[in-house]
RNA sequence: CGUGUUGAUAGAGGUGCGAGAUUCAUUAGUACAGACUUGGAGAAGUAUGAGCUUCCGUGAAAAGUCUGGAAAGGGAAAAUCGCCGAAGCAGUUGGGUGCUCAUCCACUCAAAGUGCUGGUCUGUACAUUUAAGAGAUGGCAGAUUGUCAGAAUGAAAAAUUCUGGAGAGCUAUCUCACUG
Repeated sequence: CGUGUUGAUAGAGGUGCGAGAUUCAUUAGUACAGACUUGGAGAAGUAUGAGCUUCCGUGAAAAGUCUGGAAAGGGAAAAUCGCCGAAGCAGUUGGGUGCUCAUCCACUCAAAGUGCUGGUCUGUACAUUUAAGAGAUGGCAGAUUGUCAGAAUGAAAAAUUCUGGAGAGCUAUCUCACUG
C1' cells in the first nucleotide's frame, strides 16, 4: 500500500425519524346520570359455553320526551428533548390484565442483529385498523432523493446520463488480523 461483517469513535441523507407535556379541532350532543311517559320480566359483568356475584313488580329489557353532559385512543400546530434501523410493520416464545374456568379476541411488558422496509412524496371503487370519506400500516404502481458498484461522455478532474444493489449499508480516523 492492499484485503477483511476485527473492534471502536465521529458523521451524512431532509417536507429525515420518534417521545412526553401544552393548546386546538374531532370523537359528540355520543357514552353516562337524573325526571316523566309507554311497557310488564328480565338485565349486567368483552364474544361463545359453564359457573359465580350484583340489580329488578318499591318496576327489568326496549322505546320516546326533557335537563345536564364526558373520556381514552387516533389527528393538527409550533417549541423542547432523544436520535440516523433513527423508526415502522408482521410473526414466534414467555409473563401480565380484561369476575372464575375453557376456546377466542384485545391491550401491555420482555427476549432473540426472527423476517421485510435506505429516505420522502403522490395515487389506489386492494386489504387491515378506526367514530370517521381524517389518519396510520401493509400490498401494488409511479415520482424524487442520498449512498455504493458498473458502463458511457469528458485530456483529466469535477460533472452529466443509464443500469443495478441495500442500512448487517456508506464516509472519515484509529485499531486488530493477513499479505506484499
Model confidence (mean pLDDT): 76 of 100. Lysine riboswitch aptamer from Peribacillus psychrosaccharolyticus ATCC 23296, 180 nucleotides, folded computationally. The model forms 100% of the base pairs in the Rfam consensus. Taxonomically the source falls in Peribacillus psychrosaccharolyticus (Bacteria, Bacillati, Bacilli, Bacillaceae).